[in-house]
Molecule: Glycine riboswitch aptamer
Organism: Hyphomicrobiales bacterium
RNA sequence: AAGAUCUCUCGCGGAAGAAGCUGGAAAGUUGCUUGCAACUGCCCCAGUGCCGAAGGCGCAACCGCCCCGGAAACGCUCAGGCCAAAGGACCGCGGAGAGCUG
Numbered sequence: 001a002a003g004a005u006c007u008c009u010c011g012c013g014g015a016a017g018a019a020g021c022u023g024g025a026a027a028g029u030u031g032c033u034u035g036c037a038a039c040u041g042c043c044c045c046a047g048u049g050c051c052g053a054a055g056g057c058g059c060a061a062c063c064g065c066c067c068c069g070g071a072a073a074c075g076c077u078c079a080g081g082c083c084a085a086a087g088g089a090c091c092g093c094g095g096a097g098a099g100c101u102g
Stems, first nucleotide, its partner, number of pairs: 002101002005098004010094005019048001021047004027040006049082003055078001056076003062070003
């Protein structure tokens, strides 16, 4: 030189699940009986149901320097999420760094 390994508040791409629920308020539209009715998506409030792959917590196989610690895609749903958007564990490629072989 090159090779593979590890790391990352880095870049790009892929990436699931679960109510476009119910009620209210606000705003708007339509009708005509002029103050009533019906309809409407987001936002706001409340309630119920649900999801697990940000984060967090718990148990544990296992591992270690074995006093104690590290530990999941398992579990819990506090948080987060349930049209889209955003986010998203993880995977792939690139970049940077570290040590190893050489």